[in-house]
This is a predicted structure of a 348-nucleotide part of an RNA (small-subunit ribosomal RNA, central domain) from an uncultured prokaryote. The full RNA is in RNAcentral, with records from ENA.
Context: one part of a larger RNA
RNA sequence: UUGGGUUUAAAGGGUACGCAGGCGGAUAUUUAAGUCAGUGGUGAAAAUCCCGCAGCUUAACUGUGGAACUGCCAUUGAAACUUGUUGAGCUUGAGUUCUGUAGAGGUAGGCGGAAUUUGUGAUGUAGCGGUGAAAUGCAUAGAUAUCACAAGGAACACCAACUGCGAAGGCAGCUUACUGGGCAGAUACUGACGCUGAGGUACGAAAGCGUGGGGAGCGAACAGGAUUAGAUACCCUGGUAGUCCACGCCGUAAACGAUGGUUACUAGGUGUGCGCGAUAUAUAGUGCGUGCCCAAGCGAAAGCAUUAAGUAAUCCACCUGGGGAGUACGCUCGCAAGAGUGAAACUC
Numbered sequence: 001u002u003g004g005g006u007u008u009a010a011a012g013g014g015u016a017c018g019c020a021g022g023c024g025g026a027u028a029u030u031u032a033a034g035u036c037a038g039u040g041g042u043g044a045a046a047a048u049c050c051c052g053c054a055g056c057u058u059a060a061c062u063g064u065g066g067a068a069c070u071g072c073c074a075u076u077g078a079a080a081c082u083u084g085u086u087g088a089g090c091u092u093g094a095g096u097u098c099u100g101u102a103g104a105g106g107u108a109g110g111c112g113g114a115a116u117u118u119g120u121g122a123u124g125u126a127g128c129g130g131u132g133a134a135a136u137g138c139a140u141a142g143a144u145a146u147c148a149c150a151a152g153g154a155a156c157a158c159c160a161a162c163u164g165c166g167a168a169g170g171c172a173g174c175u176u177a178c179u180g181g182g183c184a185g186a187u188a189c190u191g192a193c194g195c196u197g198a199g200g201u202a203c204g205a206a207a208g209c210g211u212g213g214g215g216a217g218c219g220a221a222c223a224g225g226a227u228u229a230g231a232u233a234c235c236c237u238g239g240u241a242g243u244c245c246a247c248g249c250c251g252u253a254a255a256c257g258a259u260g261g262u263u264a265c266u267a268g269g270u271g272u273g274c275g276c277g278a279u280a281u282a283u284a285g286u287g288c289g290u291g292c293c294c295a296a297g298c299g300a301a302a303g304c305a306u307u308a309a310g311u312a313a314u315c316c317a318c319c320u321g322g323g324g325a326g327u328a329c330g331c332u333c334g335c336a337a338g339a340g341u342g343a344a345a346c347u348c
Stems, first nucleotide, its partner, number of pairs: 004319003007302002012316001014203004021196003025090001027088001031084001033083001035078008050066006093193001094190003097186005105179007112156001117151007127138002164171002208249006217243002222238004260315006268293009297304002321348003330341004
């Protein structure tokens, strides 16, 4: 490199948008770049390879003649098929419009109740707390418990679901404003405007970083008490960063469905969410999602099975024995932490 692969054996990029590139619906037309056919030139020479004949007794070997060198260039022609090109018209793909519709989709603001903690006041007295058992700790300077009031921060019980929404990360009290997308029905409109997408750009949990706030609970580090042979742990009492907010970085996760995107096709059964609905209600049915079970088929099996891991097409990404190693070096990015790219020696 070809081939073969990528749920779990190595392997799908975290996700989307998108320049270049690759691929692209149906009709007739034009052209002739691709394609096909002819001719000419060239394909250094010879040898080799292949075919015929000849020479060593044969063969290997050698001689001789031919073919071939599958390519490239020029030129002439063909237009059936097929890719491209030209202009034209088409509506099924794609999009627009109108009318509805569901939703924890997003951003900013306002409000709410329960609970924890703390403070003040009141009642009240000797314990509380914690554990397997204890102790550290708190408490006669009046704790725990009960009641009232106040402060402050964070999270939103029940509803709640195998539910819904979002490209992914993710999103949940109520409400207001602004705002993105989806789905259904309907006629009208545009007329291939599409799919994918190396680089690139944007978004991207948690932790972490910078500046300024905030700090109730929880809680790395740390301290103490236990446990233990030891206990730098598990358990307990405390507790700083952090967790929260604003702005700016970081750019990684078992970022998982461990399953890239788009399109078409291929038995059924049974739920569920949102629509439409023949006929008068409701349904049958049907469109889009979301689950489970199973046929063909696939698969090493487990299993997948119209939401494919089946059958095909197209584009991208990635893999090529284990370790060394996601390391070293270099480069790019970053305040740093580090991230991205990413070997070899050696070894089995």